[in-house]
């Protein structure tokens, strides 16, 4: 330099005018204005803060709120799925294990169990789970053109009975693979090596590695098909919920009547214990909905820095305080300036491509003019993850490969 591979960071700067939201400070204003009430609310002046890295999709997780009668145990349902860890948790992350891919940085992996059951394996294929043979192959017998050295020998091709599973050919898969021997062809028939199963040995918390000895090979494949196994799981969401606050129908206490019930309601269901409640009349209390506060900004917070781990993270000091809107702020304009693009012009162009070798073009570099102009996207209880969106610029690790010291 070229190619390529992982990880972070930013995501318009500066100034003037003019304005919006929320806080806080001082002034000025009414015994004020709206409203049943609760309860908000002006002007002017100053300070401060004022979108993200995904605020988005709401997919997972959980804080926090409320709802559901308590407790046991079974099932249903849903969801995770190799090991060790991280954490509030999680299906996230981070170490590592096998199993793929790359020369390699390094990528990708839903990966528990198919010798418990059932169930699928299109098409093609002779044949998809039990074994089974389409073309070959090979032996045997017969028939038999026909050749021969003709009482006999061979023998193309035909048929019948059988071996075989090398070889061919279907398929996403055909009852280990390679060689070697054996054999009539052939076969784990026999052998070695690999794969595979089973035992043990060592390392390793584990997952899973390595070595040894045994078995001739049994157990095709699928479980993001059913099922098995181990572990998790209540439900519902800020329109949560809480509190003020009309009127009317609903609730509640009481006190009276009335007498059912070995029942009837009340958990996804079901069984077992135990609880709670039932219907009409007067009285007195009162809640919900529109409408208004509050929940609502100090938090698994940010930032630096140090220790402890490979890391996820976790511990310590130190510092800051950083949006809370509800028809719903956070924006307009206008200067110069910066990444980026077009265009035109001038100079280089050692790659490449033309050449009459003189030189031309040019992909690209760089300087100047002039123009366009900021991707993706908008918080609405917070937080932790994952996805997907993203013009452009920048720093940092490694790899391969050429060149020069």
């Nucleotide at each position: 330099c070229c190619a390529g591979a992982a990880g972070g960071u930013c995501g318009g700067a500066u100034g003037g005018c003019c304005g919006c939201g929320c806080g806080c400070c001082g002034g000025c204003a009414a015994u004020g204005g709206g409203g049943a009430a609760a309860c908000c609310c002006g002007c002017c002046g100053g300070c401060g803060c004022g979108a993200g890295g995904a605020a988005a999709g709401u997919c997972c997780g959980g804080g926090c709120u409320c709802c559901a009668c308590g407790g046991a145990a079974a099932c249903a349902c849903g969801g995770u799925g190799c090991c060790g860890g991280u954490u509030a948790a999680c299906g996230a992350c981070c170490g590592g294990c096998g199993g793929g891919g790359g020369c390699a940085a390094c990528c990708c992996u839903a990966g528990g169990g198919a010798a418990a059951g059932u169930g699928c394996c299109a098409c093609a294929g002779a044949a998809a789970g039990c074994a089974a043979a389409c073309c070959g192959c090979c032996c045997g017998c017969c028939a038999a053109a026909g050749c021969c050295u003709u009482u006999g020998g061979c023998g193309a091709u035909g048929g019948c009975a059988g071996g075989u599973a090398a070889g061919g050919g279907u398929g996403a898969a055909a009852g280990g693979g390679u060689g070697c021997g054996g054999u009539a062809a052939g076969a784990g028939c026999g052998c070695a090596c690999c794969g595979c199963g089973c035992c043990g040995g060592c390392g390793g918390c584990a997952a899973c590695g390595u070595c040894g000895g045994c078995g001739g090979c049994a157990c095709g494949g699928c479980a993001a098909a059913c099922c098995c196994c181990a572990c998790c799981g209540g439900g519902a969401g800020c329109a949560a919920g809480a509190c003020c606050g009309a009127a009317u129908a609903g609730g509640g206490g009481c006190g009276g009547c009335a007498u059912c019930a070995u029942g009837g309601c009340g958990g996804g269901u079901u069984u077992c214990c135990g609880c709670g409640u039932c219907g009409c009349c007067g009285c007195c209390c009162g809640g919900g909905u529109g409408g208004g506060u509050c929940g609502c900004g100090c938090g698994a917070g940010g930032c630096g820095u140090c220790c402890g781990g490979c890391g996820a993270c976790g511990g310590g000091c130190g510092u800051c305080c950083c949006a809370g809107a509800u028809g719903a702020a956070u924006g307009g304009c206008c200067a110069u300036c910066c990444a980026u693009c077009g265009c035109c012009g001038g100079c280089c162009a050692c790659a490449g491509g033309c050449u009459u070798c003189g030189g031309c073009c040019c992909a690209g570099g760089u300087c100047g003019a002039c123009g366009a102009g900021g991707a993706c996207a908008g918080a609405a209880c917070c937080c932790g993850g994952c996805u997907u969106a993203c013009a452009g610029a920048c720093c940092u690790u490694c790899u391969g490969g050429c060149c020069c010291a």

About this RNA: The RNA shown here (Bacterial RNase P class A) has 405 nucleotides and comes from an Alphaproteobacteria bacterium. Rfam family: Bacterial RNase P class A. Rfam classes the family as a ribozyme.